[in-house]
RNA sequence: AGGAGCGUAGCUCAGUCAGGUAGAGCGCUGGUCUCCAAAACCAGUGGUCGCGGGUUCGAAUCCUGCCGCUCCUGCCA
Numbered sequence: 001a002g003g004a005g006c007g008u009a010g011c012u013c014a015g016u017c018a019g020g021u022a023g024a025g026c027g028c029u030g031g032u033c034u035c036c037a038a039a040a041c042c043a044g045u046g047g048u049c050g051c052g053g054g055u056u057c058g059a060a061u062c063c064u065g066c067c068g069c070u071c072c073u074g075c076c077a
């Protein structure tokens, strides 16, 4: 330098193909229970969907530029 993949809650990831209310598990907070705690159960808490622009009535999803990470190929030394 070229190519591919990934970026969504504090963490691990779905959702993208085929645009239509942003989700799960874990975590965290409170409660029930318990002598206390753990476990279990109940309730709650959670987001600029990497950043900008475009298309659209409507974008996490489509198009485009950029940023970051990983991998592959190559160049210089």
Stems, first nucleotide, its partner, number of pairs: 001073007010026004020057001027045006050066005
Predicted 3D model of a 77-nucleotide RNA (transfer RNA) from an SAR202 cluster bacterium. The coordinates come from a structure-prediction model, not an experiment, and the mean pLDDT is 83. Rfam family: tRNA. Its family is annotated with triplet codon-amino acid adaptor activity in the Gene Ontology. The sequence was found in a public genome assembly. Taxonomically the source falls in SAR202 cluster (Bacteria, Bacillati, Chloroflexota, Dehalococcoidia).